[in-house]
Context: one part of a larger RNA
RNA sequence: GGCAUUUGAUGGAUGCCUUGGCACUAGGAGGCGAUGAAGGACGUGAAAGGCUGCGAUAAGCCGCGGGGAGCCGCCAAUAGGCUUUGAUCCGUGGAUCUCCGAAUGGGGAAACCCAACGCGAAUGCGUUAUUAAACACUGAAUACAUAGGUGUUUAAGGCGAACCUUGGGAACUGAAACAUCUAAGUACCAAGAGGAAAGGACAUCAACCGAGACUCCGUUAGUAGUGGCGAGCGAACGCGGACCAGGCCAGUGGCUUUUUAAGGAUAACCAGAACUGUUUGGAAAAGCAGGCAAUAAUAGGUGAUAGCCCCGUAUGGGUAAAUACUUAAAAAGUCCUUGAGUAAGGCGGGACACGAGAAAUCCUGUCUGAACAUGGGGGGACCACCCUCCAAGCCUAAGUACUACCUAGUGACCGAUAGCGUACAAGUACCGUGAGGGAAAGGUGAAAAGAACCCCGACAAGGGGAGUGAAAUAGAAUCUGAAAUCGAAUGCCU
Numbered sequence: 001g002g003c004a005u006u007u008g009a010u011g012g013a014u015g016c017c018u019u020g021g022c023a024c025u026a027g028g029a030g031g032c033g034a035u036g037a038a039g040g041a042c043g044u045g046a047a048a049g050g051c052u053g054c055g056a057u058a059a060g061c062c063g064c065g066g067g068g069a070g071c072c073g074c075c076a077a078u079a080g081g082c083u084u085u086g087a088u089c090c091g092u093g094g095a096u097c098u099c100c101g102a103a104u105g106g107g108g109a110a111a112c113c114c115a116a117c118g119c120g121a122a123u124g125c126g127u128u129a130u131u132a133a134a135c136a137c138u139g140a141a142u143a144c145a146u147a148g149g150u151g152u153u154u155a156a157g158g159c160g161a162a163c164c165u166u167g168g169g170a171a172c173u174g175a176a177a178c179a180u181c182u183a184a185g186u187a188c189c190a191a192g193a194g195g196a197a198a199g200g201a202c203a204u205c206a207a208c209c210g211a212g213a214c215u216c217c218g219u220u221a222g223u224a225g226u227g228g229c230g231a232g233c234g235a236a237c238g239c240g241g242a243c244c245a246g247g248c249c250a251g252u253g254g255c256u257u258u259u260u261a262a263g264g265a266u267a268a269c270c271a272g273a274a275c276u277g278u279u280u281g282g283a284a285a286a287g288c289a290g291g292c293a294a295u296a297a298u299a300g301g302u303g304a305u306a307g308c309c310c311c312g313u314a315u316g317g318g319u320a321a322a323u324a325c326u327u328a329a330a331a332a333g334u335c336c337u338u339g340a341g342u343a344a345g346g347c348g349g350g351a352c353a354c355g356a357g358a359a360a361u362c363c364u365g366u367c368u369g370a371a372c373a374u375g376g377g378g379g380g381a382c383c384a385c386c387c388u389c390c391a392a393g394c395c396u397a398a399g400u401a402c403u404a405c406c407u408a409g410u411g412a413c414c415g416a417u418a419g420c421g422u423a424c425a426a427g428u429a430c431c432g433u434g435a436g437g438g439a440a441a442g443g444u445g446a447a448a449a450g451a452a453c454c455c456c457g458a459c460a461a462g463g464g465g466a467g468u469g470a471a472a473u474a475g476a477a478u479c480u481g482a483a484a485u486c487g488a489a490u491g492c493c494u
Base pairs, nucleotide, nucleotide: 001493002492003491004490005489006488007487008486009485015479016443017442020414021413022411023410024409025408026407027406028405029403030402031159032158039100040099041098042055043054044053046078049075050074051073061094062093063092064091065090066089070082071081072080105114106113107112115128116127117126118125119124130156131155132154133153134152135151136150137149138148163194164192165191166190167189168188174181178228204211205210215242216241217240218239219238225233226232246395247394248393249339253335254334255333256332257331258330259329260328261327262326263325265323266322269317270316271315275290276289277288278287279286291308292307300310301309344368345367346366347365348364349363350362351361354380375390376389377388378387379386430437431436450478453465454464455463456462
């Protein structure tokens, strides 16, 4: 030095576990905000920090209801306290609620600076933004007026995941290049609204038979069409379903708000059955033996696997205040008179599955411009006949879409390199001027019983005894503890 065996170190795979995720189902809720939101800054404890809670009344104050023995949130103990004169805790209503932030007295480099006025004895309290509407008072050029100004009242403003409507609106890409076309009215931007939004009560379809608002789903059908007739795009009628609802324009009306009355619903929470012995073991829920309950064998916990130990579950009960809902009545407010610069036409665009095409239909930038039910629109150029409907006013639930949030539940979903980026002081540490990017990191044990005391050592680190424990090769770098890698011992070879 090599090989083999054994035994360690290192390392953290694997197994098992789960407090966290993921997806979905049912129900709820679908908003919060000048009565100052969302989100923050700074404070606040006996005590230094982080999280949580709270706001100078600051891990809290008050009322009501529940509850009944412990409690003073977590990391996380210690000191000191509270509590059957009912605490902590839970529900509900109220009080307080610094500063920033729409931020609104003015300013500003957010959490800071500087005011005016009124009230008050006072350190104090209150008011003072802008825009719009209404009303009142004023008031130019310019006589009446108008513009303008001032004041009062009311409203708005900002935030929020997706869904929705409207206004704007790409490119990569595909066409095997590319320009019409496609991608796509998609992404994205802006505005606005609601719990849904939009749409909606035939100037609709149909075809000589008839149907009967709108929305959504299945089909019709990848059909008819459209298309450098390329790539592609792509209906409708009809049929089957979901759901169904019609109203108003001066009235016996609709809608909204407020008040009153009645009704049931909703919280914390309460009651809630039934098991013992023995064996093994550290521990019984396991084995054995014999019982019991069940409108309760969902789940979870307890020293191993528990219907009968605990919490629960089935079932039954509960309601002060508050809230919303339903019904009825009353009062108040508000709305609307049958639709002309409209229909239609020319030019230019856009939407319709339909690219100007034979191109109807719908919208309109521009120029024109009717009729008045003895009338008008449509039936895919256009004309006639026939059929059908009545535009240019308004409202309308349900079926449909979505889920930031709450409750309950489910999974041939994950199980710590997985599952959300985050099971842990995670949008943290850290990086970046900034927009922004963005980790790693779970497991002692049933219980800390977390190793008193002694020894070596530096009053260390670390270790050896002793002790605890079922186990300490479970010792905090803690379950299991693979491999790479590094030692030691023994044997053999060189």